[in-house]
RNA sequence: UUGUGACAAAGGCAACCUUUCCCGAAAGGGAUCGGACGCAAAGCCACCUGCCUGGGGCCGCAAGGUGAUGGUAGAGGGGCUGCCGAA
Numbered sequence: 001u002u003g004u005g006a007c008a009a010a011g012g013c014a015a016c017c018u019u020u021c022c023c024g025a026a027a028g029g030g031a032u033c034g035g036a037c038g039c040a041a042a043g044c045c046a047c048c049u050g051c052c053u054g055g056g057g058c059c060g061c062a063a064g065g066u067g068a069u070g071g072u073a074g075a076g077g078g079g080c081u082g083c084c085g086a087a
C1' cells in the first nucleotide's frame, strides 16, 4: 500500500415511533425533540436494473388507462472517497 473485518479501540450514521414546522400533485424530501431497528461504507453519485408515485400531456362519455422528465443510495449492480489495525 492492497485485500480483509476482531467479544479490539476511537468514533460515526440513523430504520421506525414520537414533538413542532416547511417543500411537493404524490411518491418522497428538508429542519427539529426524545428514544434506537440495524449498518464496516447505512459516506457521496441517478450510469444500469428493479420498485414507488402519477402532476402536466395523450386516450376515453365516464370509470379509468397510459405516462417520468419525479422519487428511492437502508432494493441490487456500478463509480468515487474513507477510520482502525487483530488474524
Base pairs, nucleotide, nucleotide: 005084012039013038016035017034020031021030022029023028037074043080044079045078047077048076049075050072051071052070057066058065059064
c-di-GMP-I riboswitch aptamer from an uncultured Nitrospirota bacterium, 87 nucleotides, folded computationally. It was read from a public genome assembly, where an Rfam model found it.